[in-house]
Context: one part of a larger RNA
Molecule: small-subunit ribosomal RNA, central domain
Organism: uncultured bacterium
């Protein structure tokens, strides 16, 4: 490389957009590049192969045949391609309704927490398995009123919903995006996938400037213990929050790439459509549960496939060494991406 694979054994890129490339719906005509066919020409000789022969054999040599899988000409036109024309079911647009924690930026709200002030009030509070550190007669804890601050939004809440993924939840306003359904009016294959590339990308971390209530790496103290650089407790700084810029990784998981077609049923639910209707059964798009066949090493999966097929991309090829070294490249750094070998079992 081929083959075989990628939920859990090695293996699906974190996600999307998308140039090149690969692949691509129905009908007709032309062409004849791919494709196919017989025949003709050519494909030097030697070499190679087969048969026979000559040197005592062999190497070697000779004779004959085959082969030279190619090219050219001629012909065929089902399929692929090219060109032209047409079509509507793929794709998109339109009209009408609907849906949602989809995004961005403002405004507003209440509960809780902390702090401060005032008042009431007196000896404890707090914390634990038990304690102690800690706080408190300079009046704490508790209760009430007032003020301020920052962060997060109880109930509703769901096996729910939305988003490409990361993710998204108080209320409201503005702007932006999306999806489903119904109609079948318009365009007429405009499609699928996508190396390189571009964009987005939790948390932590970094830079500059703010902010700082809570929680809390580091750190300090108290316990526990043989020890305790921990688990438990009292404190507590970065950080957690905002703006702008960087980083670019996660068990970024459904550990399951995207798209399309087909394949027995039962049941719940979200949003539409149909229906006068709460009855009803149907249909489309989603989210779940159980299962037939099939698949699977089994667990399981089973129209949201891991079934049956097709196209394109990514990746795997014994364990360790090692996601390391070196080089390159990106980054302010931390580090990221790419990524071996010796050796060893």
């Nucleotide at each position: 490389u081929u083959g075989g694979g990628u939920u859990u054994a090695a293996a699906g890129g974190g996600u999307g957009c998308g140039c090149a490339g690969g692949c691509g719906g129905a009908u007709u005509a032309u062409u004849a590049a791919g494709u196919c066919a017989g025949u003709g020409g050519u494909g030097a000789a030697a070499u190679c192969c087969u048969a026979c022969a000559g040197c005592u054999c062999a190497a070697c040599u000779g004779u004959a045949g085959a082969a030279c899988u190619g090219c050219c000409a001629u012909g065929a036109u089902a399929c692929u391609g090219a060109u032209a024309a047409u079509c509507u079911u793929g794709a998109g647009u339109g009209u009408a309704u609907u849906u949602g924690a989809a995004g961005u930026g403002g405004g507003c709200g209440g509960a809780a927490u902390g702090u401060a002030g005032c008042a009431u009030g007196u000896a404890g509070c707090g914390g634990u398995g038990a304690a102690a550190u800690g706080c408190a007669u300079a009046g704490a804890u508790a209760u009430g009123c007032u003020a301020c601050a920052g962060a997060a939004c109880a109930c509703c809440a769901a096996u729910u919903g939305c988003g490409a993924a990361g993710g998204c939840a108080g209320c409201u306003c503005a702007c932006u995006a999306a999806a489903c359904u119904a109609c079948a009016a318009c365009u007429g294959a405009c499609g699928c996938u996508c190396a390189u590339g571009c964009a987005c990308g939790a948390a932590a971390g970094c830079g500059u400037g703010g902010g700082g209530a809570u929680c809390a790496a580091a750190c300090a103290g108290g316990a526990u213990u043989a020890g305790a650089u921990a688990c438990c407790c009292u404190g507590g700084u970065a950080g957690u929050c905002c703006a702008c810029g960087c980083u670019g990784u996660a068990a970024a998981c459904g550990a399951u790439g995207a798209u399309u077609a087909c394949u027995c049923g039962u049941u719940g639910u979200u949003g539409g459509c149909g229906a006068c209707a709460c009855a009803c059964a149907g249909u489309c798009a989603g989210c779940g549960a159980c299962c037939a066949a099939g698949c699977g090493a089994a667990a399981g999966u089973g129209a949201u496939a891991a079934g049956u097929a097709a196209u394109c991309c990514a990746c795997c090829u014994g364990g360790g060494g090692a996601g390391u070294a070196c080089g390159a490249u990106c980054g302010c750094a931390a580090g990221g991406u790419u990524g071996a070998a010796a050796c060893u079992c």